[in-house]
RNA sequence: AGAGUUUGAUCAUGGCUCAGGACGAACGCUGGCGACGCGCUUAAUACAUGCAAGUCGAACGAGACCCAGAAGGUGCUUAGCAUCAUCUGGUGAGAGUGGCGAACGGGUGAGUAUCGCGUGAGAAACCUGCCUCAAAGAUUGGGACAACAGAAGGAAACUUCUGCUAAUACCGAAUACCUUCUUUUUUACGCCUGUAUAAAAGAAGAAAUGCUCCGGCGCUUUGAGAUGGUCUCGCGUCCUAUCAGCUUGUUGGUGAGGUAAAAGCUCACCAAGGCAUCGACGGGUAGCUGGUCUGAGAGGAUGUCCAGCCACACUGGAACUGAGACACGGUCCAGACUCCUACGGGAGGCAGCAGUAGGGAAUCUUGCACAAUGAGGGAAACCUUGAUGCAGCGACGCCGCGUGCGGGACGAAGGCCUUAGGGUUGUAAACCGCUUUCAGUAGGGAAGAAAGUGACGGUACCUACAGAAGAAGCCCCGGCCAAAUAUGUGCCAGCAGCCGCGGUGAUACAUAUGGGGCGAGCGUUGUCCGGAUUCAUUGGGUGUAAAGGGUGCGAAGGCGGUCGUCUAAGUCGAAGGUGAAAUGUCUACGGCUCAACCGAGGCAUUGCCUCCGAUACUGGACGACUUGAGUGCGGAAGGGGAGCGUGGAAUUCCUGGUGUAGCGGUGAAAUGCGUAGAUAUCAGGAGGAACACCGGUGGCGAAGGCGACGCUCUGGUCCGCAACUGACGCUCAUGCACGAAAGCCAGGGGAGCGAACGGGAUUAGAUACCCCGGUAGUCCUGGCCGUAAACGUUGGGCACUAGGUGUGGGAGGUAUCGACCCCUUCCGUGCCGUAGCUAACGCAUUAAGUGCCUCACCUGGGGAGUACGACCGCAAGGUUGAAACUCAAAGGAAUUGACGGGGGCCCGCACAAGCGGUGGAUCAUGUGGUUUAAUUCGAUGCAACGCGAAGAACCUUACCCGGGCUUGAAGUGCAGGAAGUACAGAGAUGAAAGUCGACGGACCCGUAAAGUCGGGAACCUGCAGAGGUGCUGCAUGGCUGUCGUCAGCUCGUGUCGUGAGAUGUUCGGUUAAGUCCGCUAACGAGCGCAACCCUUGCCGCGUGUUACAUGUGUCACGCGGGACCGCCGGUAUUAAGCCGGAGGAAGGAGGGGAUGAUGUCAAGUCAUCAUGGCCUUUAUGCCCAGGGCUACACACGUGCUACAAUGGGCGCUACAAAGGGUUGCUACUUGGUGACAAGAUGCUAAUCUCAAAAAAGCGCUCUCAGUUCGGAUCGAAGUCUGCAACUCGACUUCGUGAAGCUGGAAUCGCUAGUAAUCGUAUAUCAGCAAUGAUACGGUGAAUACGUUCCCGGACCUUGCACACACCGCCCGUCAAGCCAUGGAAGCCGGGUGUACCUGAAGUCGGUAACCGCAAGGAGCCGCCUAGGGUAAGACCGGUAACUGGGGCUAAGUCGUAACAAGGUAGCCG
Repeated sequence: AGAGUUUGAUCAUGGCUCAGGACGAACGCUGGCGACGCGCUUAAUACAUGCAAGUCGAACGAGACCCAGAAGGUGCUUAGCAUCAUCUGGUGAGAGUGGCGAACGGGUGAGUAUCGCGUGAGAAACCUGCCUCAAAGAUUGGGACAACAGAAGGAAACUUCUGCUAAUACCGAAUACCUUCUUUUUUACGCCUGUAUAAAAGAAGAAAUGCUCCGGCGCUUUGAGAUGGUCUCGCGUCCUAUCAGCUUGUUGGUGAGGUAAAAGCUCACCAAGGCAUCGACGGGUAGCUGGUCUGAGAGGAUGUCCAGCCACACUGGAACUGAGACACGGUCCAGACUCCUACGGGAGGCAGCAGUAGGGAAUCUUGCACAAUGAGGGAAACCUUGAUGCAGCGACGCCGCGUGCGGGACGAAGGCCUUAGGGUUGUAAACCGCUUUCAGUAGGGAAGAAAGUGACGGUACCUACAGAAGAAGCCCCGGCCAAAUAUGUGCCAGCAGCCGCGGUGAUACAUAUGGGGCGAGCGUUGUCCGGAUUCAUUGGGUGUAAAGGGUGCGAAGGCGGUCGUCUAAGUCGAAGGUGAAAUGUCUACGGCUCAACCGAGGCAUUGCCUCCGAUACUGGACGACUUGAGUGCGGAAGGGGAGCGUGGAAUUCCUGGUGUAGCGGUGAAAUGCGUAGAUAUCAGGAGGAACACCGGUGGCGAAGGCGACGCUCUGGUCCGCAACUGACGCUCAUGCACGAAAGCCAGGGGAGCGAACGGGAUUAGAUACCCCGGUAGUCCUGGCCGUAAACGUUGGGCACUAGGUGUGGGAGGUAUCGACCCCUUCCGUGCCGUAGCUAACGCAUUAAGUGCCUCACCUGGGGAGUACGACCGCAAGGUUGAAACUCAAAGGAAUUGACGGGGGCCCGCACAAGCGGUGGAUCAUGUGGUUUAAUUCGAUGCAACGCGAAGAACCUUACCCGGGCUUGAAGUGCAGGAAGUACAGAGAUGAAAGUCGACGGACCCGUAAAGUCGGGAACCUGCAGAGGUGCUGCAUGGCUGUCGUCAGCUCGUGUCGUGAGAUGUUCGGUUAAGUCCGCUAACGAGCGCAACCCUUGCCGCGUGUUACAUGUGUCACGCGGGACCGCCGGUAUUAAGCCGGAGGAAGGAGGGGAUGAUGUCAAGUCAUCAUGGCCUUUAUGCCCAGGGCUACACACGUGCUACAAUGGGCGCUACAAAGGGUUGCUACUUGGUGACAAGAUGCUAAUCUCAAAAAAGCGCUCUCAGUUCGGAUCGAAGUCUGCAACUCGACUUCGUGAAGCUGGAAUCGCUAGUAAUCGUAUAUCAGCAAUGAUACGGUGAAUACGUUCCCGGACCUUGCACACACCGCCCGUCAAGCCAUGGAAGCCGGGUGUACCUGAAGUCGGUAACCGCAAGGAGCCGCCUAGGGUAAGACCGGUAACUGGGGCUAAGUCGUAACAAGGUAGCCG
């Protein structure tokens, strides 16, 4: 410090998400030790049990028990012991009177939005026990009440009565340094009222001669201090305006009461004030602070532990005592709850420490000690102290330590991966050597303690001993983000913070191995800050991304020209006070072995207050000025506004005339009008609305808006002059006014147009677009409404910052006879453009530039401008304006493509012009479908369908049925075996394959030699492994199709752009062509085009067998030449080129072929081949026999043959090219009607042969018919191939003689040696289903005006919401499921205000009877009042039959609204 995510890519906008830090945490897995901290965030819920506040006998009376003594009695074991009662003395439990404490310490955060807290001041308006200092004093009396004793009641708690008694308990009298009050004076001060001081007179006011250890401690009055408290004020202190008005003790005054004290604190009277947009009142939430967390900071969040303050103590109210309380472990009352009870009545308050239940994701021991520090009491010893000190539990946090250290392999085993070689785990282990921190055992053993006293604790620490011994996990490995492989799974199971993974090769799931990170922890969840400049003071924006109010006027507010004087509020500087401590930070600081932690000192604590100083700027006061603003005078333009009047053209209607059959309307029609006379035309009349031409990015107005002409009234603006005022200004929340169209109310008006509505068309439908009608409305008057894409999508004002060129209104100058022209200037209104700005587009003196002032508005999309509430409105509705929920985007500008029922330009047998076909028939062939045991598989728009297949009877063959084999039909390696072995095999069986198997019987090398041995080959057995036309063409290579033989596709450097990208490649010409030329921020280059290659057409040369037949030859082979817009004319830019001509065999690429750029279609092929992965292994492999691929209601494609006379049949006669041939082609002869057969010859081919070319030509015949056309089908008889023609071959002969008479919608090919037509050959092949395919030649046309249209394509441009790219995208209703939410008859609950009734305790006030010597008390009455009740509300929340819309959800329904001119341009009201 950033990163991921919107897009095909880009920039910017904008949200979401991540990496960091933190925590009183919780959860999951795991867990060795120690130090220091921390530990109910929820139910301020309820609490069993124990403890948490006592102490003083040196204030007092009484005093159990015990001890000692005295004298006495009794008993005995008789110097004495025991015991009993009395007395004296001592100790002194438990209780009581009295004093002090209990108001501290400890807990909690419910309440509280407040002088509660923080900070700084004030109290001349106050109090203060104990403590300190100072002054003065303590004289004299009195009567009670507890305890106790007796009696009584009660279950108890407790209470009552009678009697006795003490005090530092209570009450008098005296005294008064002094205090207070009243009156009169003095002095010194002050912040207004006043304060202090000095004096005089008067009035009032004390005490405990108590206790004592004799030191003292106490008591009273007063002054002062210290400490603690109380009150007041300035400033600061959360959200909400969908809370805008609140308030009657309210605001103030006078008087009185009251308090320690000011005060409406309370009361009486008087006045009518007080608070509030600088947010009162109301609602919600919350203890505040020092601090803590985070952050660069400014800020944001937070308030646990520790410390300060406040509040509370079961809930509510109240007072008493006291120095202090309205009192956590006190009292009284009311309420809820719990407990005891004899039912009459009583008791209680853990938000003290432990602990229990409950709640909850969640938070500890019913421990030890007062040894230390503190607190209370006491003179003290001492007592008490769940404050505190310690220990226990919890990885809850921070910090520290350990779980060993060194050596140890070209590297064990095992695991995992593998290209099978190896790699990795990995010096890791084993093994060798060493050490013992921590833990363990044993011994010693502190400080903390000043004399005694140690809970912690036999703790810290030290020493010894044994042994590597007891001690490692968690998360992650697709990107962000460090770290990858295998297996399993197969949109399943699952993961996920965001983007997203998973549909058979998952680095994303699960597991394993390996790796990365942290480490006694590691992850997850939650929350806060950060990143987020994403609320922007630092530090953002508003033309199009969210965002300028529709416009103006304008009080408050904010801001404000020039000069001067004063002031000193802001501002700046110096000093002082304060800002508690802790925290933070600094230091070779100090203490625990270090650290965390603790201690010391410095700094910081950015703030507030006081005072002194400065005066530039801002403010304030005063005085001046004229340039801002305004006034005046003189001119000017204008659809500015309002009212009244006037005019012509046109439409419609009415009347009359002429006139006749149609008019009107549309893409085409129809509805409609018209013989009752329309339309057309002429004349006259009526009525309403709007004002052609002028008319113009021209004018005016604040905007909306304003257009015939005239008159009246009226607003604003501009120019010139420089007389006047003297900052009078700018902006503007609230407010007021204006505000298109539509709409509403009332009354008029109504020609045309025209929602709704009716009819006619269109259509699948057509509640639309089109047509014929037509009501509201449109118009006027008056009143509402208050919104628009009210837009320049740009608030207003001022100033500054290059120009050029139009135009409207003025003024001046030059010039002119003059109007023009020209120049300068002010105000408007346009275009272009520099700097600058902008994400870009663009803006650019009319800013979106540079600055200042001010108002309004924005903060992801949807939900939603919706709901609720409020205000406005007659209504329609408007203004203000959320949330739940949901998504990871939504949106802007520009780029490249693709697309358009957008545009321009160009090409192609694309159309057109022609010729011939297909589609109808029969047959052949392929496909679909169906059938089948199987009908093997693949190819499926163009670009599958006479395709793979250049040839399925067996084979092929992959399919089916059946029979067999299992290291196999073929190949490789290893190990072992066997000697009559390998081999061969009559025969048996069988459909064959196979199985059994007599006789026979070997080879090569090492050696000369089968003699042996060894090896090889072969064989057998076993193991590795073979095999697979099994799957995946969406894992692939290779090959191929297609756009398309279309002219395109790119690169380097440069330049432009933030960038994607652009330029080049566009433009003007031209071409078959991105072919060439010209221009040009481009210059060059590559792959394509063309050319080079083959063939063919002309010529020449060479060669000459097997050709030809004797030569300028043909033919064959080989090598050359020829054509290049080269020449001429025209045209074009002196270009490229085009047009015409000459010559030439050929003319503008001469014809044909081969040749296929970057890419597209996950196009085709795993069945040509190769190949990853998966599957199979007595079978999905291999062998064999038979069957099938040839099926057949049907549909489609491609073809053959035809339908006939341009023909059929018969006969005769010509003319090719290119191929093939020895398992072959076969002459010739003979036989057969023939297919063919039997002989036989030549040829390994320019030699022989297939081989006859056919159409054509010449004759004859047929004469328009289902025929002498046509030949399907069927019957019979044959030939040939082959092991074999049944399923299932071809051919021959004879017979049979079907459909069909030129083919609907639609559709195909072809531009010249082409179409059409005629034959010939070849591959495959035993044969052939070939009418197919590939080649060859013969005969040989027609037509092209042209590019409007159909199809395909190229280029440029335009629009776009498309990018899987229009077979795109996408909207709404309906149907289904889920979710949250609004309304709603009602039902339930909560807090709260008002009115009335009732009213405890208690203070205060009043008071004749009773009590008391008295002070006084009891009782009664009154005010206030907690609580309770009643009534009518308002507010908030929950729930609800039913109901409204909304959101989400791979493949539902209906349409097609939007995006292209989206097929009716779209959108706003």

Overview
Small-subunit ribosomal RNA from an uncultured sludge bacterium, 1469 nucleotides, folded computationally. Its mean pLDDT, the model's own confidence on a scale to 100, is 84.